[in-house]
RNA sequence: AGAUGCAAAAGGCAAACCUUCAGAAAUGCAGGGACGCAAAACCAUGGGCCUAAAGGCUUGAGGGGAACCCCUUGGGAAGCUAUGGCUGCCAGGUUGCCGUC
Numbered sequence: 001a002g003a004u005g006c007a008a009a010a011g012g013c014a015a016a017c018c019u020u021c022a023g024a025a026a027u028g029c030a031g032g033g034a035c036g037c038a039a040a041a042c043c044a045u046g047g048g049c050c051u052a053a054a055g056g057c058u059u060g061a062g063g064g065g066a067a068c069c070c071c072u073u074g075g076g077a078a079g080c081u082a083u084g085g086c087u088g089c090c091a092g093g094u095u096g097c098c099g100u101c
Base pairs, nucleotide, nucleotide: 002101003100004099005098012037013036017032018031019030021028022027035088041094042093043092045091046090047089048086049085050084055081056080057079058078059077060073061072062071063070064069
């Protein structure tokens, strides 16, 4: 320096859940707590997944009319959308403890 993680040592991280705060939400910070983790360290870059408050897009009702349109009326609901998130889903990039080869 590269490959590798069967066993071990030293240390490290911390899922679910509970509490506080922030947020529309997803989720995040902190404290508790340990299911797990050899990168469960760092980076939302690609895929994937989660969320939809604000903004944007789509979809009304009545009448006339052959089409295509015209007139009147309504401002609510639903759906989609990332510009919001997740790295403890996968890939990629950067760094790194111990052992073995």
The prediction has a mean pLDDT of 82. A computed fold for a 101-nucleotide RNA from a bacterium, annotated as c-di-GMP-I riboswitch aptamer. It was read from a public genome assembly, where an Rfam model found it. It matches the Rfam family "c-di-GMP-I riboswitch aptamer". Its family is annotated with cyclic-di-GMP binding in the Gene Ontology.